Context: one part of a larger RNA
Molecule: small-subunit ribosomal RNA, 5' domain
Organism: uncultured bacterium
RNA sequence: AUUGAACGCUGGCGGCAUGCUUUACACAUGCAAGUCGAACGGCAGCGCGGUCUUCCGCCUGCUAGUGACUGACAAACGGGUGAAUAAUACAUCUGAACUUGACCUGUACUGGGGGAUAGCUCGACCAAAGCCAGAUUAUUACCGCAUACGACCUGACGGUGAAAACGGGGGAUCUUCACACCUCGCGCUAUUGUAGCGCCCGAUGGCAAAUUAUCAAGUUGGUGGGGUAAAGGCCUACCCAGGCCACGAUCUGUAUCUGGUCUGAGAGGACGACCAUCCACACUGGGACUGAGACUCAGCCCACACUCCUACUGGAGGCGGCAGUGGGGAAUUUUGGACUAUGAGCUAAAGCCUGAUCCUGAACUGCCCCGGGUGUGAUGAAGGCCUUCGGCUUGUGAAGGGCUUUUGGCGGUAACAAAAAGGACUGUGCCGCUACCACUGUUCGAUGACGGUACCCGCAUAAUAAGCACCGGCAAACUACGUGCCAGCUCCCGCGGCAAUACUUAUGGUGCAAGCGUUAAUC
Numbered sequence: 001a002u003u004g005a006a007c008g009c010u011g012g013c014g015g016c017a018u019g020c021u022u023u024a025c026a027c028a029u030g031c032a033a034g035u036c037g038a039a040c041g042g043c044a045g046c047g048c049g050g051u052c053u054u055c056c057g058c059c060u061g062c063u064a065g066u067g068a069c070u071g072a073c074a075a076a077c078g079g080g081u082g083a084a085u086a087a088u089a090c091a092u093c094u095g096a097a098c099u100u101g102a103c104c105u106g107u108a109c110u111g112g113g114g115g116a117u118a119g120c121u122c123g124a125c126c127a128a129a130g131c132c133a134g135a136u137u138a139u140u141a142c143c144g145c146a147u148a149c150g151a152c153c154u155g156a157c158g159g160u161g162a163a164a165a166c167g168g169g170g171g172a173u174c175u176u177c178a179c180a181c182c183u184c185g186c187g188c189u190a191u192u193g194u195a196g197c198g199c200c201c202g203a204u205g206g207c208a209a210a211u212u213a214u215c216a217a218g219u220u221g222g223u224g225g226g227g228u229a230a231a232g233g234c235c236u237a238c239c240c241a242g243g244c245c246a247c248g249a250u251c252u253g254u255a256u257c258u259g260g261u262c263u264g265a266g267a268g269g270a271c272g273a274c275c276a277u278c279c280a281c282a283c284u285g286g287g288a289c290u291g292a293g294a295c296u297c298a299g300c301c302c303a304c305a306c307u308c309c310u311a312c313u314g315g316a317g318g319c320g321g322c323a324g325u326g327g328g329g330a331a332u333u334u335u336g337g338a339c340u341a342u343g344a345g346c347u348a349a350a351g352c353c354u355g356a357u358c359c360u361g362a363a364c365u366g367c368c369c370c371g372g373g374u375g376u377g378a379u380g381a382a383g384g385c386c387u388u389c390g391g392c393u394u395g396u397g398a399a400g401g402g403c404u405u406u407u408g409g410c411g412g413u414a415a416c417a418a419a420a421a422g423g424a425c426u427g428u429g430c431c432g433c434u435a436c437c438a439c440u441g442u443u444c445g446a447u448g449a450c451g452g453u454a455c456c457c458g459c460a461u462a463a464u465a466a467g468c469a470c471c472g473g474c475a476a477a478c479u480a481c482g483u484g485c486c487a488g489c490u491c492c493c494g495c496g497g498c499a500a501u502a503c504u505u506a507u508g509g510u511g512c513a514a515g516c517g518u519u520a521a522u523c
Stems, first nucleotide, its partner, number of pairs: 001522003005519005012370001014368004018363001020328001025326003029323003034073003039070001042066002048061003052057001080281003090205004095200001098198001100196001104193001106191003110187001111145001113143002121134001123132001125130001151160003166185005173180001207253002215243001219241001221239006258276002260271004284303004306317004336359003342356001343354001345352002373403002376400001383394002386391001409459004422444004427439003467512005472493002479506002482503001488495002
């Protein structure tokens, strides 16, 4: 000088930050990932309209909407933690044998069919979780056929392989008045290119120990084969006997890495909280499925341990997400508000969702700012303390009288952060023409959790606001009483045995100040 600090005494306000460093210990409760009806069959519940009614209700429509189910996208992001890991990690610099959803871009296409299944309904089993069977139904779910500009395979002849529709509008032609047709928008299929993300190979660099000296047998390399998106002992059969190592292999211990942080004149040393990036992990240990992407924190299967429910046959669970609880510990916060802003997901959009995030509460944990009045006032009052008894000091300090009102209190006004979106009009594009749709411009105009908060204005009263450590030397600051090698103090030197500036108390003083000291740790 510094700290993610703790403890003791004390404590006025505000702003900005920070906060389980220990048990990667166990977790009650709530929330943290959904969205789309403009994909589909439907329609539980609510609402609306209609019919009947014995006024309980029943039936019906599906315009608005929509639980559960089918389907699509997302859920691999965001958020948390640092156990493992000394190199399948990280930082920097290279490289080639690769993949890529959504966005953008180029080309081509989007034709014609089929069989199921959930839901619903009807039954069986069951304590529960749930599960089975019959009948029946739809799709952008599933499967063939046709076609093939690109694409893939090839022995270069040839061969293989695709799709899905939906919404707005029009009604010339046709006509059943919308499953013809036209058009706009948005999708689907195949493929090209770019960007970005990702996978993989190599080099260099960053801990300790030799009281760890040899290690290794798919081990080092080759051929054939398999496997992967892709190179490769990645795997396998055969062959060869190679490979690493005192420039420290192997073993052991410790440890996420980095940008950076602290300190220091620097060189260095120590550290890796917050913020940002990478990596790894998700009760412990394995495994794969789905998918563009996982071997997946709030998905699945198996096994262990633990907890809970049970009718004892069987089931359910995973806070190292946000709060919160117990335990451990010297020690670390609210079971809060809102999606207003910035972002993420879904959607044509309105919008929904979001413990990300923005805010709020509590905490002297830290940093910074402000305040605690100002000037006048000597009978140098009283009281305290010391005294050579004359006085000195506390001390202009107080009192008294004049002025001011920051902070706090009370009252009033009151924000920025808000513009996109949406409505109307106009023009342009699209179109055979309108309309729809998209866009430019003008105009109208809703939306604030924080919060009646900040800021501003006004009112009253010096009124609401000082402590902590030290005073022998180091080191700024001294006297008295008590005690008597006792009680005690002390980083060190040391002090105390009857006149202690060193113990305890008091007056006075010194330093810092809403803090001050002690302990711990680093330079």